Context: one part of a larger RNA
């Protein structure tokens, strides 16, 4: 609790959908519990303020004056706001025609690598490290070739690139499906913005049930290193990583920057559209729309920096902050199988 703030000092909710609420485009008419103007009345006196006066002064006291603000009633105004009605098309939505994309889900398929098994060739080493050793190998390893099995991930293309609300999404094909952009200016006619609660989604890890397990690999065992080495390095290796179903709901969930709208110099790059010019058709060039980046004027900023993708200038709505520690803890409540999550103090202390 007014105010001032929230990129990095404390502070933007992880993200969306949306209820209540708040806010709301252009024009006209009517109306008037908001609003504005005037009047009446009331708000005791004292106090406060102003001008005087009286105690020698002051404090103090007394006299006079004026409020401001509030309540009630009446009269009036109609710009703004509300309400009602009518209309509009610049917001919003729809139709139509195109377009790009790792957006999502399911199924199928593929090649490289790895590993396992069997077989062939072949012989004494291999592996690993700073150096070694544990380890593997004459029951034939490593290397190399053939065949077969298995699981996981998809080199190049690849980009400051694309898509998605965020988390996130990358082999190929097919099916189903969400969103977006551009063109046109055909339709609706403010249907909009935001959004407390609520609902949904939400990396990784973790939990439950069932499967799967090639590689990697918490834990664990061993070898080294070391004064020690519960580590860093090496050899193994369980859970896990993968799939199906269910749960958990956190993150440096970051642009550490809420969403929507409006306004405000330029220049360059890039992705996807459209138009013009050009052309046989394209490229090029010019203009234009939607994104993604780089530099920079004005402006902003404590500085760093931001700068039409704003941290500039305005508007609407939501969330949040208020010295450090104690503490994102205790208690209580709600949720969870658990782990724990959400909400959230104080004493004390500096």
């Nucleotide at each position: 609790u007014u105010g001032g703030g929230c990129g990095u000092a404390a502070a933007g909710g992880g993200u969306g959908c949306g209820u209540a609420g708040g806010u709301g485009g252009u024009u006209g008419u009517a109306u008037u519990a908001g609003u504005c103007a005037g009047a009446a009345u009331u708000u005791a006196a004292a106090g406060a303020c102003c001008a005087g006066u009286g105690c020698u002064u002051a404090a103090c006291a007394c006299u006079g004056g004026g409020a401001a603000g509030g309540g009630u009633u009446c009269u009036g105004a109609a710009a703004c706001g509300g309400u009602a009605c009518a209309a509009c098309u610049a917001g919003a939505g729809g139709a139509c025609g195109a377009c790009a994309g790792a957006g999502g889900c399911a199924u199928a398929u593929g090649g490289a690598a790895c590993u396992c098994a069997a077989g062939g060739u072949g012989u004494a080493g291999g592996g690993g490290u700073g150096a070694a050793a544990u380890c593997c190998g004459u029951u034939g390893a490593u290397a190399u070739c053939u065949u077969g099995g298995g699981g996981a991930a998809c080199a190049c293309c690849a980009a400051a690139g694309g898509c998605g609300a965020a988390g996130g999404c990358a082999a190929u094909a097919u099916g189903c499906u969400g969103g977006g952009u551009c063109g046109c200016g055909c339709c609706u006619g403010a249907c909009a913005c935001u959004g407390a609660g609520g609902c949904a989604c939400g990396a990784a890890a973790c939990c439950c049930u069932g499967g799967g397990u090639a590689g990697c690999g918490a834990a664990u065992g061993g070898g080294a290193u070391u004064a020690g080495a519960u580590a860093c390095c090496c050899c193994a290796g369980u859970a896990g990583u993968c799939c199906a179903g269910g749960g958990c709901c956190u993150a440096a969930a970051c642009g550490a920057u809420g969403c929507a709208g409006a306004u405000u110099a330029a220049c360059c790059u890039u992705u996807c559209g459209g138009a013009g010019u050009a052309u046989c058709g394209a490229c090029c060039c010019u203009c234009u729309g939607a994104g993604a980046g780089a530099u920079a004027c004005a402006g902003c900023u404590a500085a760093c920096g931001c700068g039409u993708u704003a941290a500039a200038u305005c508007u609407g709505c939501c969330g949040c902050c208020u010295g450090g520690g104690a503490a994102g803890u205790a208690c209580g409540g709600c949720c969870g199988c658990a782990a724990g999550g959400c909400u959230a103090a104080a004493a004390c202390u500096c």